A computed fold for a 73-nucleotide RNA from a Promethearchaeota archaeon, annotated as transfer RNA. RNAcentral holds the sequence, with entries from ENA. NCBI's taxonomy places the organism under Archaea, Promethearchaeati, Promethearchaeota. The coordinates come from a structure-prediction model, not an experiment, and the mean pLDDT is 80. Rfam family: tRNA. Its family is annotated with triplet codon-amino acid adaptor activity in the Gene Ontology.
RNA sequence: GCCAGCGUGGCUUAGCGGCUAUAGCGUCAGACUUGUAAUCUGAUGGUCGUGGGUUCAAUUCCCACCGUUGGCU
Numbered sequence: 001g002c003c004a005g006c007g008u009g010g011c012u013u014a015g016c017g018g019c020u021a022u023a024g025c026g027u028c029a030g031a032c033u034u035g036u037a038a039u040c041u042g043a044u045g046g047u048c049g050u051g052g053g054u055u056c057a058a059u060u061c062c063c064a065c066c067g068u069u070g071g072c073u
Base pairs, nucleotide, nucleotide: 001072002071003070004069005068006067007066010025011024012023018056026044027043028042029041030040031039049065050064051063052062053061
């Protein structure tokens, strides 16, 4: 330099163009316990990488860029 994949809460991750964007872990509070762990309940937290385009409507489709992973030279 060329090609391909990926980018969504602190981490991992789901999400056929349309309902208030998911779940687990974590964190906080409570219940239970002599106490801790485990378990249960509730809460918490997202400019969906950035900018544009298509559309009545974009996390989803298209383009460019940024980051990252792999391959080729």